[in-house]
Context: one part of a larger RNA
RNA sequence: GACGAACGCUGGCGGCGUGCUUAACACAUGCAAGUCGAACGAUGAACCGAACGCUUGCGUUUGGGGAUUAGUGGCGAACGGGUGAGUAACACGUGAGUAACCUGCCCUCCACUUUGGGAUAAGCCUUGGAAACGGGGUCUAAUACCGAAUAUUCGCAUCUGAUCGCAUGGUCGGGUGUGGAAAGGGUUUACUGGUGGGGGAUGGGCUCGCGGCCUAUCAGCUUGUUGGUGGGGUGAUGGCCUACCAAGGCUUUGACGGGUAGCCGGCCUGAGAGGGCGCCCGGCCACACUGGGACUGAGACACGGCCCAGACUCCUACGGGAGGCAGCAGUGGGGAAUAUUGCACAAUGGGCGCAAGCCUGAUGCAGCGACGCCGCGUGGAGGAUGACGGCCUUCGGGUUGUAAACUCCUUUCAACACAGAAGAAGCGUAAGUGACGGUAUGUGUAGAAGAAGCGCCGGCUAACUACGUGCCAGCAGCCGCGGUAAUACGUAGGGCGCAAGCGUUGUCC
Numbered sequence: 001g002a003c004g005a006a007c008g009c010u011g012g013c014g015g016c017g018u019g020c021u022u023a024a025c026a027c028a029u030g031c032a033a034g035u036c037g038a039a040c041g042a043u044g045a046a047c048c049g050a051a052c053g054c055u056u057g058c059g060u061u062u063g064g065g066g067a068u069u070a071g072u073g074g075c076g077a078a079c080g081g082g083u084g085a086g087u088a089a090c091a092c093g094u095g096a097g098u099a100a101c102c103u104g105c106c107c108u109c110c111a112c113u114u115u116g117g118g119a120u121a122a123g124c125c126u127u128g129g130a131a132a133c134g135g136g137g138u139c140u141a142a143u144a145c146c147g148a149a150u151a152u153u154c155g156c157a158u159c160u161g162a163u164c165g166c167a168u169g170g171u172c173g174g175g176u177g178u179g180g181a182a183a184g185g186g187u188u189u190a191c192u193g194g195u196g197g198g199g200g201a202u203g204g205g206c207u208c209g210c211g212g213c214c215u216a217u218c219a220g221c222u223u224g225u226u227g228g229u230g231g232g233g234u235g236a237u238g239g240c241c242u243a244c245c246a247a248g249g250c251u252u253u254g255a256c257g258g259g260u261a262g263c264c265g266g267c268c269u270g271a272g273a274g275g276g277c278g279c280c281c282g283g284c285c286a287c288a289c290u291g292g293g294a295c296u297g298a299g300a301c302a303c304g305g306c307c308c309a310g311a312c313u314c315c316u317a318c319g320g321g322a323g324g325c326a327g328c329a330g331u332g333g334g335g336a337a338u339a340u341u342g343c344a345c346a347a348u349g350g351g352c353g354c355a356a357g358c359c360u361g362a363u364g365c366a367g368c369g370a371c372g373c374c375g376c377g378u379g380g381a382g383g384a385u386g387a388c389g390g391c392c393u394u395c396g397g398g399u400u401g402u403a404a405a406c407u408c409c410u411u412u413c414a415a416c417a418c419a420g421a422a423g424a425a426g427c428g429u430a431a432g433u434g435a436c437g438g439u440a441u442g443u444g445u446a447g448a449a450g451a452a453g454c455g456c457c458g459g460c461u462a463a464c465u466a467c468g469u470g471c472c473a474g475c476a477g478c479c480g481c482g483g484u485a486a487u488a489c490g491u492a493g494g495g496c497g498c499a500a501g502c503g504u505u506g507u508c509c
Base pairs, nucleotide, nucleotide: 001508002507003506005505006504007503008502009501012376013375014374015373016372017371018369019368020334025332026331027330029329030328031327034075035074036073039072040071042069047064048063049062050061051060052059053058054057082287083286084285092211093210094209095208096207097206098205101204102203106200107199108198109197110196111195112194113193114148115147116146117145123138124137125136126135127134128133154179155178156177157176158175159174160173161172162171163170164169184192185191213259214258215257220250221249222248225247226246227245228244229243230242231241232240262284263283264282265281266277267276268275269274289310290309291308292307293306312323313322314321315320340366342365343364344363348362349360350359351358352357379409380408381407382406389400390399391398392397413450415445416444417443418442419441423436426433427432453498454497455496456495457494458479459478460477464493465492466491467490468489474481475480
């Protein structure tokens, strides 16, 4: 000097930040991922009519109308948010490679969007179960599902030309065989969707060079191990897996083992070199009660999905079920120690939707904490008989001290009253639409009024006297003070330093 700090004493206001470093301990409760009726069959409210009946404002039937949504279907749920357990590794950083790869939504270009079919949920009937959740029968729709047709361009196989490459081969062509598409919706109008292919963009996968901890009181390690061939597997290379063959591969330039640890941009310190750290914010990684596994999908081996095993908790009619806060709040526990079960989607961003809009504990805000940084205030000018009181005294006086009183001013901040935003671009036919917030800010009102402490005073180190105590009580960072005049203990007066803080402790340079 610094801190995600804690502790002690003290504490006026505001702005901006920041706040479980410990038990990746266990969690009550609420919320944190939905949306689309312009994909579909259903459901069919308000409201507007018509007919009939009559109690004349109700009933029945019926036409329109479309609110609402359980279900099928689509997209999203792989983002956003959390945590740092594990990991010494191509995990990260940096620089390359991919002639070994994928990429939903988005942009762009080309071509197409033809023709058929059978189901099923919801519904209805029935039935099992305490529940969770099911079973059977029957009916129905689609942008759900399955055929057929077409597809120069696409995939695969094979033959071949040009060109490029170190190369298995790449690129641009040609031939033959073979395989592969689709869905419609819409106020009938703007539009929007679907299929195949080329290019782009974005995002990812994989590979390699180099770089960054401790330990030799760890010296040898390795059998899918190292390489090859055939095969399998993947979007893709590869012992990734498998059969066979060879016997290799790594290592004192530290293998193997053990310990510790998420990595980085950065942060702290330092003249620098370096040392320490990785909280907040940003990038990457890993994890989601513990371990394992795959499914779906453009994308996961998936925090708020599924299956199995385990530990724990809960419900039960004992047959069986349910759960996962390292999301936001909040609770218990641990701890020296770390906040509200708040408001709003107004803004920014995200998901869905043509849109209106809905959802969004992301986010924007508010609350709590002097935890940090910064700013402001606690008054200003005058005022000597240097008052009273306190303290000291050589008893003359000195000092507190212009300090107070007193006089004249000012009113920041706080208080009160009135006025009162920008943030709104957008969206909506229009009226209108701001959580923060009656906040910031402005004007006015009254009155010095409501606002100072903490540490130290032997030397280092700025600041001294008196009394008490008497190697006691105590102090102390080091040296050291204290045994009867202690500037070092305790108290008082005075002083010095910093100041809404000041000290102490811890850690780092």
RNAcentral holds the full RNA, with entries from ENA. Predicted 3D model of a 509-nucleotide part of an RNA (small-subunit ribosomal RNA, 5' domain) from an uncultured bacterium.